[in-house]
RNA sequence: CUCGACAAAGGCAAACCGGUCGCAAGGCCGGGGCGCAAAGCCAAGGGCCGCAAAAGCUUUCGGGCUGUUGCGGCAGCCUGGUUGCCGAAG
Numbered sequence: 001c002u003c004g005a006c007a008a009a010g011g012c013a014a015a016c017c018g019g020u021c022g023c024a025a026g027g028c029c030g031g032g033g034c035g036c037a038a039a040g041c042c043a044a045g046g047g048c049c050g051c052a053a054a055a056g057c058u059u060u061c062g063g064g065c066u067g068u069u070g071c072g073g074c075a076g077c078c079u080g081g082u083u084g085c086c087g088a089a090g
């Protein structure tokens, strides 16, 4: 350096519940604990989600669908970047 143990010491925290912020996706705080060796950090590429706009298609005229553009969200979807605790075996 790679690697990741029924190791040690610790860490994080899904669903769900309460509070709070946001139009929403979702964020934050507390409880909780499914999981995680980067489940630390960064929206750069892909992906997914929300809101708005105009357009096209459709309609039982209430609306529905499609891609596009803009602005946001997810780092616990993948890739990439970056920092880092511990040390058995190989």
Base pairs, nucleotide, nucleotide: 002090003087004086011036012035016031017030018029019028020027021026034076040082041081042080044079045078046077047074048073049072050071051070052069053068055066056065057064058063

About this RNA
Predicted 3D model of a 90-nucleotide RNA (c-di-GMP-I-GGC riboswitch aptamer) from an uncultured Pirellulales bacterium. The sequence was found by an Rfam model in a public genome assembly. Its Rfam family is "c-di-GMP-I-GGC riboswitch aptamer". Rfam links the family to the GO term cyclic-di-GMP binding.